RNAcentral holds the full RNA, with entries from ENA. The part of an RNA shown here (large-subunit ribosomal RNA, domain IV) has 349 nucleotides and comes from an Elusimicrobiaceae bacterium. Rfam family: Bacterial large subunit ribosomal RNA. Rfam links the family to the GO terms ribosome and structural constituent of ribosome.
Context: one part of a larger RNA
RNA sequence: CCAUCGUUAAGGAACUAGGCAAACUAGCUCCGUAACUUCGGAAGAAGGAGUGCCCAAGUAAUGGUGUAGCAAUACAUUGAGAAAGGGCCGCAGUGAAAGGGGUACCGUGACUGUUUAACAAAAACUUAGGGCUCUGCUGAAAUCACAAGAUGAUGUAUAGGGCCUGAUGCCUGCCCGGUGCUGGAAGGUCAAGGGGAGGGGUUAGCCGCAAGGCGAAGCUCUGAACUUAAGCCCCAGUAAACGGCGGCGGUAACUAUAACCGUCCUAAGGUAGCGAAAUUCCUUGUCGGGUAAGUUCCGACCUGCACGAAUGGCAUAACAAAGGUACCGCUGUCUCAACGAUGGCCUCG
Numbered sequence: 001c002c003a004u005c006g007u008u009a010a011g012g013a014a015c016u017a018g019g020c021a022a023a024c025u026a027g028c029u030c031c032g033u034a035a036c037u038u039c040g041g042a043a044g045a046a047g048g049a050g051u052g053c054c055c056a057a058g059u060a061a062u063g064g065u066g067u068a069g070c071a072a073u074a075c076a077u078u079g080a081g082a083a084a085g086g087g088c089c090g091c092a093g094u095g096a097a098a099g100g101g102g103u104a105c106c107g108u109g110a111c112u113g114u115u116u117a118a119c120a121a122a123a124a125c126u127u128a129g130g131g132c133u134c135u136g137c138u139g140a141a142a143u144c145a146c147a148a149g150a151u152g153a154u155g156u157a158u159a160g161g162g163c164c165u166g167a168u169g170c171c172u173g174c175c176c177g178g179u180g181c182u183g184g185a186a187g188g189u190c191a192a193g194g195g196g197a198g199g200g201g202u203u204a205g206c207c208g209c210a211a212g213g214c215g216a217a218g219c220u221c222u223g224a225a226c227u228u229a230a231g232c233c234c235c236a237g238u239a240a241a242c243g244g245c246g247g248c249g250g251u252a253a254c255u256a257u258a259a260c261c262g263u264c265c266u267a268a269g270g271u272a273g274c275g276a277a278a279u280u281c282c283u284u285g286u287c288g289g290g291u292a293a294g295u296u297c298c299g300a301c302c303u304g305c306a307c308g309a310a311u312g313g314c315a316u317a318a319c320a321a322a323g324g325u326a327c328c329g330c331u332g333u334c335u336c337a338a339c340g341a342u343g344g345c346c347u348c349g
Stems, first nucleotide, its partner, number of pairs: 001344008010335002014333001019330001027051005036041001038167001052088004062079007089093001101328006108320002113125002129165007142151003168315004173245003178242002180238005187233003193227002198222005205214003246264005273307001274304001285301005
């Protein structure tokens, strides 16, 4: 010097990103115990007192069994076994070890649970509860598979699948123009197929002196009208479907502000509640509280860069090895270091 421990004057978080680490607390008995609350809790809340040994005493009270008795009860036996009061010792009596520190406020998630085997345990996932949607059963819908077959399910809408939200309480506003889904079928568009008007090629034959021309049937290459499903266009519905939820100007008898008015645009212009927030850039916003002093914290305000209602909104008892803030207690975290123990490192052999 390193590791692991022990003790420490005075102070007691001044340490530090942060009380990280350490310390305090601790068992049992008794007393006592607030806000809040879903009346279960909160709660071991908090905060106090006692705690050894001897006598009292194997006593009181009491359990089992037996005897007597109608019973109450009495007696015998057996099990476990106090207290008041008194006395004794020590610095110290849960004498060692083991064995909660506590309180207040806030954000988040209701809770128990689950997770990144080996850097993340969480506010993430799940959850009960809520909602939408699909599915009527000879093969449900959905899923695996080329098929056979299988799961769903030896189930049958109080069932099964998909998606979202996430206990509970109070609630969940407006928009269907776009996208999606569902329904509709008059019209437009529209494939293969059907249909076959018409056109082309070939040539028996005919015409012609010749060059060449015309050209039936058959074969063949094409091919107009007409007919024709779903879909799309179209018409409706639907937002706990994907999603969206304005601008400018003016106006009140101080000023300021604008209940009010005008105008443009939109499918509709953000309702309740909340708000510098796990969301606020400017920003350490402003005011109040806490501190001697507070970019954090708590309570307000609202100018919401860029909250907002099941991509749920706002509250919420209980809960959390989770996050933020403050206080009491406690301490070598620190002022500021010291001494000691054990094992290493190191030196010699």